[in-house]
RNA sequence: GCCGGGGUAGCUCAGUGGUAGAGCACGGGCUUGAAGAGCCUGGUGUCGUGGGUUCGAUUCCCUCCCCCGGCA
Numbered sequence: 001g002c003c004g005g006g007g008u009a010g011c012u013c014a015g016u017g018g019u020a021g022a023g024c025a026c027g028g029g030c031u032u033g034a035a036g037a038g039c040c041u042g043g044u045g046u047c048g049u050g051g052g053u054u055c056g057a058u059u060c061c062c063u064c065c066c067c068c069g070g071c072a
Base pairs, nucleotide, nucleotide: 001071002070003069004068005067006066007065010024011023012022013021018055025044026042027041028040029039030038048064050062051061052060
């Protein structure tokens, strides 16, 4: 340099045009003498950047950045 895959919550990941979710973690509460476990509750997010298409973009298109793999 070329090709492919990926970038979404603190972490691991889902979501593939119509107001962004799960598990774990974390905060609060119940329970306990106290803690653990259990139960109830809270999503904590410029969806990597900047543009384009669209009534509407995490999703489709383009540029760039970062990570992984392959080729040279």
Model confidence (mean pLDDT): 81 of 100. The RNA shown here (transfer RNA) has 72 nucleotides and comes from a Candidatus Magasanikiibacteriota bacterium. Taxonomically the source falls in Candidatus Magasanikiibacteriota (Bacteria, Bacteria candidate phyla). Rfam family: tRNA. The sequence is in RNAcentral, with records from ENA.